[in-house]
RNA sequence: GCGGGUAUAGCUCAGUUGGGAGAGCGUAUGACUGAAGAUCAUAAGGUCGUGCGUUCGAUCCGCACUAACCGCA
Numbered sequence: 001g002c003g004g005g006u007a008u009a010g011c012u013c014a015g016u017u018g019g020g021a022g023a024g025c026g027u028a029u030g031a032c033u034g035a036a037g038a039u040c041a042u043a044a045g046g047u048c049g050u051g052c053g054u055u056c057g058a059u060c061c062g063c064a065c066u067a068a069c070c071g072c073a
Stems, first nucleotide, its partner, number of pairs: 001072004006067002010025004019056001027043005049065005
């Protein structure tokens, strides 16, 4: 330099023919306990990497860019 897939909650990851943003773990609060753990209930937590475009509408489609990774040279 060229090609490729990846980027979504604190962490690990789903997700959809384009229309509701989710799970597990973790965290907080409550129940339980002498206290804690386990268990149960509830809750908080997100610019869906960035920008532009297409569209009535974009996490999803197109283009560019950024980051780490893999391959080729």